Model confidence (mean pLDDT): 80 of 100. This is a predicted structure of a 1444-nucleotide RNA (small-subunit ribosomal RNA) from an uncultured Bacteroidota bacterium.
[in-house]
RNA sequence: GAUGAACGCUAGCGGCAGGCCUAAUACAUGCAAGUCGAACGAGACUUGGUAGCAAUAUCAAGUUUAGUGGCGCACGGGUGCGUAACGCGUAUGCAACCUACCUUUGACAGGGGGAUAGCCCGGGGAAACCCGGAUUAAUACCGCAUAAAAUAGUUGAAUGGCAUCAUUUGAUUAUUAAAUUUCCGGAGGUCAAAGAUGGGCAUGCGUCUGAUUAGCUAGUUGGUGAGGUAAUGGCUCACCAAGGCGACGAUCAGUAGGGGACCUGAGAGGGUGAUCCCCCACACUGGCACUGAGAUACGGGCCAGACUCCUACGGGAGGCAGCAGUAGGGAAUAUUGGGCAAUGGUCGAGAGACUGACCCAGCCAUGCCGCGUGAAGGAAGAAGGCUUUCUGAGUUGUAAACUUCUUUUAUCUGGGAAAAAACGACCCUUGCGAGGGGCAUUGAUUGUACCAGAAGAAUAAGCACCGGCUAACUCCGUGCCAGCAGCCGCGGUAAUACGGAGGGUGCAAGCAUUGUCCGGAUUUAUUGGGUUUAAAGGGUGCGUAGGCGGUUUUGUAAGUCAGUGUUUAAAGUCAGCAGCUUAACUGUUGUAGUGGCAUUGAUACUGGCAGAACUUGAGUAAAGUUGAGGUUGGCGGAAUUUAUGGUGUAGCGGUGAAAUGCAUAGAUACCAUAAAGAACACCGAUUGCGAAGGCAGCUAACUAAGCUUUAACUGACGCUGAGGCACGAAAGCGUGGGGAUCAAACAGGAUUAGAUACCCUGGUAGUCCACGCCGUAAACGAUGAUUACUCGAUGUUGGCGAUAUUACAGUCAGCGUCUUAGCGAAAGCGUUAAGUAAUCCACCUGGGGGAGUACGACCGCAAGGUUGAAACUCAAAGGAAUUGACGGGGGUCCGCACAAGCGGUGGAGCAUGUGGUUUAAUUCGAUGAUACGCGAGGAACCUUACCUGGGCUAGAAUGCGAGGGAAUGAUUCAGAGAUGAAUCAGUCAGCAAUGACCCAAAGCAAGGUGCUGCAUGGCUGUCGUCAGCUCGUGCCGUGAGGUGUUGGGUUAAGUCCCGCAACGAGCGCAACCCCUAUUUUUAGUUGCCAGCACAUAAUGGUGGGGACUCUAAAAAGACUGCCUGCGCAAGCAGAGAGGAAGGAGGGGAUGACGUCAAGUCAUCAUGGCCCUUACGCCCAGGGCUACACACGUGCUACAAUGGCUCAUACAAAGGGUUGCUACUUGGUAACAAGAUGCCAAUCUCAAAAAGUGAGUCUCAGUUCGGAUUGAGGUCUGCAACUCGACCUCAUGAAGCUGGAAUCGCUAGUAAUCGCGCAUCAGCAAUGGCGCGGUGAAUACGUUCCCGGACCUUGUACACACCGCCCGUCAAGCCAUGGGAGUUGGGUAGACCUGAAGACAGUGACCGUAUAGGAGCUGUUAAGGGUAAAACCAGCGACUGGGGC
Repeated sequence: GAUGAACGCUAGCGGCAGGCCUAAUACAUGCAAGUCGAACGAGACUUGGUAGCAAUAUCAAGUUUAGUGGCGCACGGGUGCGUAACGCGUAUGCAACCUACCUUUGACAGGGGGAUAGCCCGGGGAAACCCGGAUUAAUACCGCAUAAAAUAGUUGAAUGGCAUCAUUUGAUUAUUAAAUUUCCGGAGGUCAAAGAUGGGCAUGCGUCUGAUUAGCUAGUUGGUGAGGUAAUGGCUCACCAAGGCGACGAUCAGUAGGGGACCUGAGAGGGUGAUCCCCCACACUGGCACUGAGAUACGGGCCAGACUCCUACGGGAGGCAGCAGUAGGGAAUAUUGGGCAAUGGUCGAGAGACUGACCCAGCCAUGCCGCGUGAAGGAAGAAGGCUUUCUGAGUUGUAAACUUCUUUUAUCUGGGAAAAAACGACCCUUGCGAGGGGCAUUGAUUGUACCAGAAGAAUAAGCACCGGCUAACUCCGUGCCAGCAGCCGCGGUAAUACGGAGGGUGCAAGCAUUGUCCGGAUUUAUUGGGUUUAAAGGGUGCGUAGGCGGUUUUGUAAGUCAGUGUUUAAAGUCAGCAGCUUAACUGUUGUAGUGGCAUUGAUACUGGCAGAACUUGAGUAAAGUUGAGGUUGGCGGAAUUUAUGGUGUAGCGGUGAAAUGCAUAGAUACCAUAAAGAACACCGAUUGCGAAGGCAGCUAACUAAGCUUUAACUGACGCUGAGGCACGAAAGCGUGGGGAUCAAACAGGAUUAGAUACCCUGGUAGUCCACGCCGUAAACGAUGAUUACUCGAUGUUGGCGAUAUUACAGUCAGCGUCUUAGCGAAAGCGUUAAGUAAUCCACCUGGGGGAGUACGACCGCAAGGUUGAAACUCAAAGGAAUUGACGGGGGUCCGCACAAGCGGUGGAGCAUGUGGUUUAAUUCGAUGAUACGCGAGGAACCUUACCUGGGCUAGAAUGCGAGGGAAUGAUUCAGAGAUGAAUCAGUCAGCAAUGACCCAAAGCAAGGUGCUGCAUGGCUGUCGUCAGCUCGUGCCGUGAGGUGUUGGGUUAAGUCCCGCAACGAGCGCAACCCCUAUUUUUAGUUGCCAGCACAUAAUGGUGGGGACUCUAAAAAGACUGCCUGCGCAAGCAGAGAGGAAGGAGGGGAUGACGUCAAGUCAUCAUGGCCCUUACGCCCAGGGCUACACACGUGCUACAAUGGCUCAUACAAAGGGUUGCUACUUGGUAACAAGAUGCCAAUCUCAAAAAGUGAGUCUCAGUUCGGAUUGAGGUCUGCAACUCGACCUCAUGAAGCUGGAAUCGCUAGUAAUCGCGCAUCAGCAAUGGCGCGGUGAAUACGUUCCCGGACCUUGUACACACCGCCCGUCAAGCCAUGGGAGUUGGGUAGACCUGAAGACAGUGACCGUAUAGGAGCUGUUAAGGGUAAAACCAGCGACUGGGGC
């Protein structure tokens, strides 16, 4: 885009068209084919006449009924069962034919006969209907006569052709006709010829799918003769011959009416075969003929079968695939309508009759076309709705309201066509057909189309969609639910994708959906595709058919080209014009119709045939040459194993390590001898040969091939190659040999969780030979064969050439590497093409899997091979390349990563955190590294978020705030308290206005440690203080991307240098900042005190001083700067010099792009959701401190490098007025009472400790260790019960150095020792953050473990190896193969039987009596039956694999 459509929602009108696609299922009822009295007889009725009184008889006219007869019924109408066919289409032929009615022409019609229906009588039957008798007519039937241009026979001539022959014209013989009627004009009849029309037959070409259908055929193919037919013909029969068809697809199976045309498409094509037209076939199913001009007959007949109906049970009737209609089926398809007015048909002389053909109407949005549902103005941009950044705005939206206008359509009223021209009778013309004229008549549709008028916007809009494709976006609801979905895919709490709403988009009386077809799809590719790796080159050759084929030339003219003729029905398509108001629709004219046939010409090209030539393709010859080419035989040495002998002794062998195994019966090892079989080291190579498979010691014979040169010979002999034939690795099979090694199976030993494996020890088929099978491989260059053309470089093999004989320009044939153009998706290929062309073959494709499976067929001894599907299932499978990530890949490098060391943890007790458990609650968070002395730098109340109970509700806090009051202080009562009630005191400042403070109504803003860290901001951890992460421009690539950033060095460093299609730049690194190590300068108070004084028992206590220490500000200093060596440089090395410090001096702060949906909604902030007499707020008590247990982090120890007692020395950094407190007194002490100094370089905490000097303990669960518990106290605090710390006395657990495993640390570090601070009333601090004292050991080194960086490589990973993924098993579902069998179906053949009919024979009966017929017999024959086999389909216990 289309549709004979259907379904959903919706629906105003008209025109034109269309309407059972399914059950060719069954049909009630009505209608669909009759007509003619001018062919015939008879009956009935009416009218008139005659006779008669009448009944009645008879005659004429008319109407009508059945019958005889004629014509029609073979048309028209329906359907598509069958049919793969001369059925259809197209083009021809009939010298092989027929044709009623019609037209033309010629001739003719004489004279007879016997019946029969009807009617009448009788009989049978339920009926349908039948029988008998009598009688009757014809244009019914039958003889006779006549007859030729008919038919048949004989015979003659002429002409022509296409083989049989045809045409024309003669002679002669035989046979065959007729119907009447009349108004006298005719009508009708017979014979013959011709035409027209309609048919019959034959032929060429075209006409679906399957080869998993390859052979078919006996009347089959042909001939002769006969029969039959309108006619040819095996159409039928007799005889003869053995043919005919088929890979250019016979036969078989399946499906199907064919065409004009219709839909689609640029076309070529593809699909379809409704309506209309042509042809065919069919008429309940099958068969058969009759009649007839024509039928094997839809509304005729006979027979058989199935079904239905009637029945008196004896027997009968029927055929809607005609029009309506019914049932059924189905997703689905209409009225039991009107009329013959028109067109057409049949009959008739005609009037006319009949006509479900036809013309009309009805139903249905089924389609196409047209019209309408209003138009113009109108901003307060109304109300309402929706949205919102929220009271402001946006949008619906000029939309509405409102004003003005119009009236198609619908409604009403009125008018009102065309379709009708005739036939007929009349008049005129005319020889006949006929023509002309006026007159009259005829409309189902229909009072329809159309026209006019009236009133009034009045009567008239929906459907689908809005994530992308694809035009159109927001809110709410929902929360992987409900649902959507054509594909991709949406939905798990902020859904433009579900549902609703607002808005929008598209189309519009329709709109969506579903089905089907074409297109897009160059996705079967003729136009117009491919095959190295995506699907796809046969394993290789030879060769048949076929296809294709070198140069010159002659004839012919098949292909080809051109002209002409004819055909290609009409309709349709296309163009013009015209008619309905327009259009659809219709009419008319024209073009086209690519095709077929015929004919005339052309001869360049292609082909055939017949000739004449050529040499370049191909082959032959000659001469050389090359090689693991093949086959057969002979020979050889090394090795291996075995055997024998010898020497010799305890192991050998094997592995990662072992064991099995062999060995004292003498192995292994070594020597000698012998045997056997198999394979041929070195040479040996991107070497060589072969068609491929493949081929390797030496040698002989036989044999094949390539290459080169010569250009002697042939003269296109060529290329490819479906089928076919041959060859064809390894394994395997058969028979017979052989058997050394190796070695499936097998056995044992190991390894392992297991190990039916990898490793080891053995070991049989096999490996070898001969003969015969098999016929497959990643049979690979994953690249078919042949020919031609198209830049170069280089290596190599074999010839030739030339030569300087190892060089080398050139040339031919091979084998390789790199590369230009070009090609390619890229990788890559690139004269050995995957480039450019030509020819031939093979193969792929209609995605992956199922599956190279099943079934069938062929081959094979078998194994198996070749050919080769479907159901079902998934949305991918695949190629090449890119960036990452990963690897029990490689290279380089780093880090307390390992190693080397020191000290710990893991065992004990305790402290602390976590899990778990418990609980009313044990609030919450943090969970590998990167949670667990973490948030918490301090839970008795408070904190506090949890629990129990008691209370409040604009609320506990803050702001505004009318109004009121000083503020404030105190007391009492109730209560656990919150809270409630009551009382007393007080009466502010200012002159005042008013202000400060307090209370505070209504109202406005509450509050939430409730949820979501996966909606977020901010902050933080980690990789990691690792050296990386990027950008601009340029260049490369189709692109993703690359380059830069890689490479060579170097560094702590992407640090720097060199090189380079890159050149630069940014964030990181480093530096700039702070502390510390040295010095100088400046400044000296509270710090210092060398020198000078004073004072003291003594002390910088005092005067004084700035030298020193120190304090705190500013400077200096370090840069590989200098030297030596190495290096291009960067830089590296040196117990170098100098220097306090040396190569970043030590430490800190500082954390790139990013990763982990890492952590935090409970610091804070914040979107959304949720609660609002509660999930908010206040209070008391409890809990966060529980305790079988498990883990992390620590402290104290286990002791002598120690404990205890006494004495004694040396710090730094901090804190202090609610504070630190000297000193004195009391107390054993914690501490208390007094008292002094200090807001601090001044006073104080404050004693530093380890250390040192003495003494004691003497290896013990101790004078170690201090848990636990008892008693008594101190302090803080409203309050130490749950639940504080400290002191004293007493008690004195475990623990004697810690399993597997694991942590920290590289120098002022580890280890060890003490001091201070924050938080804080106090403290569970052994924690955290700082400070100083004492002060080591070790690092060979980078193999390994862990982590990281760079380069490279592989990848089927990309959520990125914690990835991906294979097979079995378990459960469920689905389709399918096999399957004992079973059920059904169609087809053909065999046999039996066999109706009607036809043909043949017979025919005693009938008969018009030599006709013909009944009957009988035979042949054929539908149908029925029997038996077996094959084929197809369904089901099938069980079973096989497959898919989800």

RNAcentral holds the sequence, with entries from Greengenes. Rfam family: Bacterial small subunit ribosomal RNA. Gene Ontology terms of the family: structural constituent of ribosome and ribosome.